Two RNAs folded together computationally: RNase P RNA and transfer RNA, 443 nucleotides in total. Its mean pLDDT, the model's own confidence on a scale to 100, is 79. It holds a member of the Rfam family "Bacterial RNase P class A". Its family is annotated with dimeric ribonuclease P complex, tRNA processing and ribonuclease P activity in the Gene Ontology. From the family's description: Ribonuclease P (RNase P) is a ubiquitous endoribonuclease, found in archaea, bacteria and eukarya as well as chloroplasts and mitochondria.
RNA sequence: AAAGUAGGAGGAACAGCCGCGCUUUAGAGAUGUGCUCAAAGUGAGGAAAGUCCGAGCUCCGAAGAAUCGAGGCGCCCGGUAACGCCGGGGCGGAGUGAUCCGACGGAAAGUGCCGCAGAAACGAUACCGCCCGACUUCGGUCGGGUAAGGGUGAAAACGUGGUGUAAGAGACCACGGCCAUGUCCAGUAAUGGAUAUGGUGGGUAAACCCCGCCUGGAGCAAGGCCAAGUAAGGGAAGAGGAGUUGAUUCGCUCCGUUUGAUUCCCGGGUGGGCCGCACGGAACAACCGGGUAACCGGUUGUCAAGAUAAAUGGCUGUUACCCCGCGAUAGCGGGCGCACAGAACUCGGCUUAUCUUCUGCUUUCCCG
RNA sequence: UCCUCGGUAACUCAAUGGUAGAGUGAGCGGCUGUUAACCGCUAAGUUGCAGGUUCGAGCCCUGCCCGAGGAGCCA
Numbered sequence: 001a002a003a004g005u006a007g008g009a010g011g012a013a014c015a016g017c018c019g020c021g022c023u024u025u026a027g028a029g030a031u032g033u034g035c036u037c038a039a040a041g042u043g044a045g046g047a048a049a050g051u052c053c054g055a056g057c058u059c060c061g062a063a064g065a066a067u068c069g070a071g072g073c074g075c076c077c078g079g080u081a082a083c084g085c086c087g088g089g090g091c092g093g094a095g096u097g098a099u100c101c102g103a104c105g106g107a108a109a110g111u112g113c114c115g116c117a118g119a120a121a122c123g124a125u126a127c128c129g130c131c132c133g134a135c136u137u138c139g140g141u142c143g144g145g146u147a148a149g150g151g152u153g154a155a156a157a158c159g160u161g162g163u164g165u166a167a168g169a170g171a172c173c174a175c176g177g178c179c180a181u182g183u184c185c186a187g188u189a190a191u192g193g194a195u196a197u198g199g200u201g202g203g204u205a206a207a208c209c210c211c212g213c214c215u216g217g218a219g220c221a222a223g224g225c226c227a228a229g230u231a232a233g234g235g236a237a238g239a240g241g242a243g244u245u246g247a248u249u250c251g252c253u254c255c256g257u258u259u260g261a262u263u264c265c266c267g268g269g270u271g272g273g274c275c276g277c278a279c280g281g282a283a284c285a286a287c288c289g290g291g292u293a294a295c296c297g298g299u300u301g302u303c304a305a306g307a308u309a310a311a312u313g314g315c316u317g318u319u320a321c322c323c324c325g326c327g328a329u330a331g332c333g334g335g336c337g338c339a340c341a342g343a344a345c346u347c348g349g350c351u352u353a354u355c356u357u358c359u360g361c362u363u364u365c366c367c368g
Numbered sequence: 369u370c371c372u373c374g375g376u377a378a379c380u381c382a383a384u385g386g387u388a389g390a391g392u393g394a395g396c397g398g399c400u401g402u403u404a405a406c407c408g409c410u411a412a413g414u415u416g417c418a419g420g421u422u423c424g425a426g427c428c429c430u431g432c433c434c435g436a437g438g439a440g441c442c443a
């Protein structure tokens, strides 16, 4: 210098003028009063986004029982209110490396699938080849054995070497790989190492499935209060029905059987206000301490938008950053340069979008 | 806010995890005096995008992008 890799930081600042939302004022003016004016204070994000997880909060019959089903999660330890998140570790994989990725229980419970090619794709088999026997027109043919070699394929019965044999083969032996079980050692554990015995079973579970664990449901249009309004309407079915929300049954509560529960269809009304709801908390910042870290504890300080079709904006000047030009630098001049995007009950995460900048590390090349 | 479905050739739709196809349209040729119809041939695909599982993905899984539909007040 180039290429790469990991992590951090910021998301313009100040002043003036104009404008908008909200709050406050023993403010002022109006007096439908939920209005106007003034002053002061305050006013978007790192993702406010996607709504993908986990909670708070609220209601539903307090979430009772049984059977079946559905969905999610899946190495170990720790963190956390909780999580499918985060940290550390183990194992496996990718990369020269820094580093990164992993839905990482079970294929020896069972079932399914494995196109084409190939003899054969998981319980069977032999195209070429090798060996033995018979026949022969001497090219080969038939019968049997074999699976070492060739060939096919993503994948072919554990690999290498030897013994053995007619030729061969885990048929046998040595070493090694893998699996199961036991023992010892290290570790909290996952796991790793050593050793003994037995085995040698193809892949696929992001195919069905099996094993273990978890899950009641709905969501701020939750839910509560007030106001206004009407046709408290009409028709059909109807003896049982409704309430919990995957299905069924039991249980429980309530309503009802012609004074008609309930369901369906048609029609009607409203489409307003207040609370929830604005920070006093799983809050934020600094420092100190503990911990490898995630994170935790202590001390001090701070109190920070709240709209409802939706405010948070615009202009001017200076500075910062970026780009262009000149210049050896300092600097000078110019630039409708400055991304993604915008709260809507609130938090913790994840994911995605996006501009600038800094630092560590790795590989290669060049110079001294 | 919650739920469901979809994205494949220019258009409308197919496709058990195993070579991506059909109809219409387009282009070229034939037939005809000419056009239409008819006959023959041809082209046209990042299967919305990016990853993963698998020997192999339009199909299975995850994350994004785009589109369509439905439910919710009172009596």
Base pairs, nucleotide, nucleotide: 001364002363003362004361005360006359007358008357009356010355012319013318014317015316016315017314018313020043021042022041023040024039025038027037028036029035045340049351050350052349053348054347055346056345057219058218059217060216064250065249066248067247068246070215071214072213073212074211075089076088077087078086079085090104091102092101093100094099105210106209110208111207112204113203114202127150128149129146130145131144132143133142134141135140158176159175160174161173162172163171177200178199179198180197181196182195183194184193185192186191223275224274225273226272233266234265235264236263237262240255241254242253243252268442269441281303283302284301285300286299287298288297289296290295321337322335323334324333325332326331369439370438371437372436373435374434375433378392379391380390381389386423394410395409396408397407398406416432417431418430419429420428